[in-house]
Context: one part of a larger RNA
RNA sequence: CUGGGUGUAAAGGGAGCGUAGACGGCGAUACAAGCCAGAUGUGAAAGCCCGCGGCUCAACUGCGGUAGUGCAUUUGGAACUGUAUGGCUGGAGUGCAGGAGAGGCAGGCGGAAUUCCUAGUGUAGCGGUGAAAUGCGUAGAUAUUAGGAGGAACACCAGUGGCGAAGGCGGCCUGCUGGACUGUAACUGACGUUGAGGCUCGAAAGCGUGGGGAGCAAACAGGAUUAGAUACCCUGGUAGUCCACGCUGUAAACGAUGAAUACUAGGUGUCGGGGGCUCACGGGCGCUCGGUGCCGCAGCAAACGCAGUAAGUAUUCCACCUGGGGAGUACGUUCACAAGAAUGAAACUC
Numbered sequence: 001c002u003g004g005g006u007g008u009a010a011a012g013g014g015a016g017c018g019u020a021g022a023c024g025g026c027g028a029u030a031c032a033a034g035c036c037a038g039a040u041g042u043g044a045a046a047g048c049c050c051g052c053g054g055c056u057c058a059a060c061u062g063c064g065g066u067a068g069u070g071c072a073u074u075u076g077g078a079a080c081u082g083u084a085u086g087g088c089u090g091g092a093g094u095g096c097a098g099g100a101g102a103g104g105c106a107g108g109c110g111g112a113a114u115u116c117c118u119a120g121u122g123u124a125g126c127g128g129u130g131a132a133a134u135g136c137g138u139a140g141a142u143a144u145u146a147g148g149a150g151g152a153a154c155a156c157c158a159g160u161g162g163c164g165a166a167g168g169c170g171g172c173c174u175g176c177u178g179g180a181c182u183g184u185a186a187c188u189g190a191c192g193u194u195g196a197g198g199c200u201c202g203a204a205a206g207c208g209u210g211g212g213g214a215g216c217a218a219a220c221a222g223g224a225u226u227a228g229a230u231a232c233c234c235u236g237g238u239a240g241u242c243c244a245c246g247c248u249g250u251a252a253a254c255g256a257u258g259a260a261u262a263c264u265a266g267g268u269g270u271c272g273g274g275g276g277c278u279c280a281c282g283g284g285c286g287c288u289c290g291g292u293g294c295c296g297c298a299g300c301a302a303a304c305g306c307a308g309u310a311a312g313u314a315u316u317c318c319a320c321c322u323g324g325g326g327a328g329u330a331c332g333u334u335c336a337c338a339a340g341a342a343u344g345a346a347a348c349u350c
Base pairs, nucleotide, nucleotide: 004321005320006319007304008303012318014201015200016199017198021194022193023192025088026087028085029084030083031082033081034080035077036076037075038074039073040072041071042070049065050064051063052062053061054060091191092188093187094186095184096183097182098181103177104176105175106174107173108172109171110154115149116148117147118146119145120144121143125136126135162169163168206247207246208245209244210243211242215241216240220236221235222234223233258317259316260315261314262313263312266295267294268293269292270291271290272289273288274287276285277284278283299306300305323350324349325348332343333342334341335340
């Protein structure tokens, strides 16, 4: 490189948008670049291959013939690819009419609970554990009542429920705003798919500046446990967790399953629409579109299992893999404030 692969054996990029490129719906007409056929020229000799000869044979060599799958010119063909022109509506998009949703951003409001402060009642314990102790408490704690402060999170509803490209999103209200879905069939007329680079988003932790700080809690301190205990358990407790604006760019970023399209038995839930029949019941029974679950046939699979949400049958495009360790390391480069991230070997060894 080819071939073969990528749910779990090595291997799907964390996700999206999109440039180049690759691939691309149904008719019609034209051209003839690719493509196909014919003809002509050329494709030196030697060599290769085949046949017949010469050295006793062979190597070697003489003669003849194919071949040289190529190139150029020319004559045609027009199915396919391409190009051009002009159409179509099924792909794609727009319009119109709707309902659903923790989708995003900003502002405001609310109650429960924890903690703290003040005051009242009240008295000797509280707390914690396997058992204890550190700790708190006669300077009046714990408990309880009233008032206040402040921060963070939103019980029930809540659901293999919903929304979002992924990360993720959950009290209520308002404003701004994105997407999906259903119905209709008015409009555009292939405008599509994928996407190397690129750009944007991207949990937690971490970093910078300035706020905030109730609870929790790395580090740290003490008490236990233990042979020891730099832990598990307990009492405290600082960064942090929260907000604003920047940075970082990684995760078991997982469905460990890239995106798109088409096709391929069924059964049963559920969410959001539409329509029909029966009917007047908070109804029932089919149908249909989109999502989300479970079971299951064919098929696939090493098995586990997947199975219309495929890991089935096909096509297009991208990414990635090639024995284990060394190693996601070294060096170099790029990015970053740093931490580090990205790219990414070899010697050696089994």

The part of an RNA shown here (small-subunit ribosomal RNA, central domain) has 350 nucleotides and comes from an uncultured bacterium. The coordinates come from a structure-prediction model, not an experiment, and the mean pLDDT is 87.